[in-house]
Context: one part of a larger RNA
RNA sequence: UUGGGCGUAAAGGGCGCGUAGGCGGCAAGACAAGUCAUGUGUGAAAGUCCUGGGCUUAACCUGGGUUUGCCAUGUGAAACUGUUUUGAUAGAGUCUGACAGAGGCGAGUGGAAUUUCCUGUGUAGCGGUGAAAUGCGCAGAUAUAGGAAAGAACACCAGUGGCGAAGGCGACUCGCUGGGUCAAGACUGACGCUGAGGUGCGAAAGCGUGGGUAGCAAACAGGAUUAGAUACCCUGGUAGUCCACGCCGUAAACGAUGAGAACUUGCUGUUGGAGCCUCUUGGGGUUUCAGUAGCGUAGCUAACGCGGUAAGUUCUCCGCCUGGGGAGUACGGUCGCAAGACUAAAACUC
Numbered sequence: 001u002u003g004g005g006c007g008u009a010a011a012g013g014g015c016g017c018g019u020a021g022g023c024g025g026c027a028a029g030a031c032a033a034g035u036c037a038u039g040u041g042u043g044a045a046a047g048u049c050c051u052g053g054g055c056u057u058a059a060c061c062u063g064g065g066u067u068u069g070c071c072a073u074g075u076g077a078a079a080c081u082g083u084u085u086u087g088a089u090a091g092a093g094u095c096u097g098a099c100a101g102a103g104g105c106g107a108g109u110g111g112a113a114u115u116u117c118c119u120g121u122g123u124a125g126c127g128g129u130g131a132a133a134u135g136c137g138c139a140g141a142u143a144u145a146g147g148a149a150a151g152a153a154c155a156c157c158a159g160u161g162g163c164g165a166a167g168g169c170g171a172c173u174c175g176c177u178g179g180g181u182c183a184a185g186a187c188u189g190a191c192g193c194u195g196a197g198g199u200g201c202g203a204a205a206g207c208g209u210g211g212g213u214a215g216c217a218a219a220c221a222g223g224a225u226u227a228g229a230u231a232c233c234c235u236g237g238u239a240g241u242c243c244a245c246g247c248c249g250u251a252a253a254c255g256a257u258g259a260g261a262a263c264u265u266g267c268u269g270u271u272g273g274a275g276c277c278u279c280u281u282g283g284g285g286u287u288u289c290a291g292u293a294g295c296g297u298a299g300c301u302a303a304c305g306c307g308g309u310a311a312g313u314u315c316u317c318c319g320c321c322u323g324g325g326g327a328g329u330a331c332g333g334u335c336g337c338a339a340g341a342c343u344a345a346a347a348c349u350c
Base pairs, nucleotide, nucleotide: 004321005320006319007304008303012318014201015200016199017198021194022193023192026087027086028085029084030083031082033081034080035077036076037075038074039073040072041071049065050064051063052062053061054060091191092188093187094186095185096183097182098181099180103177104176105175106174107173108172109171110154114150115149116148117147118146119145120144121143125136126135162169163168206247207246208245209244210243211242215241216240220236221235222234223233258317259316260315261314262313263312266295267294268293269292270291271290272289273288274287275286276285277284278283299306300305323350324349325348332343333342334341335340
C1' cells in the first nucleotide's frame, strides 16, 4: 500500500469557528477537460507467451505470430463527472409573531448557618472517640440571650427537570448579550456538509503580581492505634480554596460512542411549543414539531448489549489503531516563568 477496524479487546481529536482540500439536491441548454468509441503514428532487437523447424532428446539455436501498456494526434458520442448559461424551491438562510431556560458577562441586594469579638445570665466542666488522649475551661469555658464584624456558599423549590459546542451553569433584582423551539406566511435562491494546517474556548490542581481569608484543609505539629503507622481516627494548622489581571492547556475532558444527511414495526414516561375535540372552573382525550428518559421489533454484536437520540441500512468528510513491555519514555524541535505540555522513536526483551 491493499484490506480490516475504533461503546467495553489497540483505536473518536476535550470542544467550537474556520482556510486549503474533499464531497455536494432539482430541471433545461451549451462546451467537450475527465470518460467512451474508432483511425493513424509510436511501442527496437533479444527475452517472456503461443505455434512450427534444427542439433539422437533437453538445455541451446532458429522461422512466424499474439498479447499488454504509455504517449502524441485526427474524427466522433454526450449518459455520468466537470465548466458555463438560464430557471425553480424540497437543502441552507433572512424577516414577522409568540415561548421556555441554573446559557454568558457586569452591578447591586438578601436571609439561614459558621467563626471571632462585646455585653448579660450561669457554673464546672466542655470537646472528642471503638475506647481514649492531645486540646479548651475558675484569668469563668461549654450552654443560653442580645449586639457587632467578616468571608464563603446559596437549604426548601429540585425533577433519569432545564440551558450550553464542550468545559460547565443553581438565592433575588436590574442592565448588556449569545443560542434554541414553535406557528403561519413572505423573501434570498444551493448561498450547503466536512475540515489537514490555523485560531479561539477549555474542570480541578499548579504558577506570577496585588488583595482577601469565615469555614474547610495538602504540607506540618501533637494525641491515639499498631510489631511498626512517615496512614486510616482525634486536636490543631499553613499554602490553597475566594477576588482582579496574566499564565498553564491537562482529566475516567465519558455516552469511554467524531460531524452532517437519508431510510427503517411499536409501547410507556417527562420538558417546551402549536392544532383539534370535549368539558366538572382546576382538567381530560387526541394529532403534530423539537428535546430528554425507560422498554423493546427487525437488524447488528465475540458477548455484554445497541435498537428512529443505533452500536441497524447507506452516503460524504475529518481524526485515530496495527502484539505486550521498553514508553507516551529518550533525543531533537515548538510552547511555558516554572511545573511541565505537544510532537515522538530505537536498542533490547517476551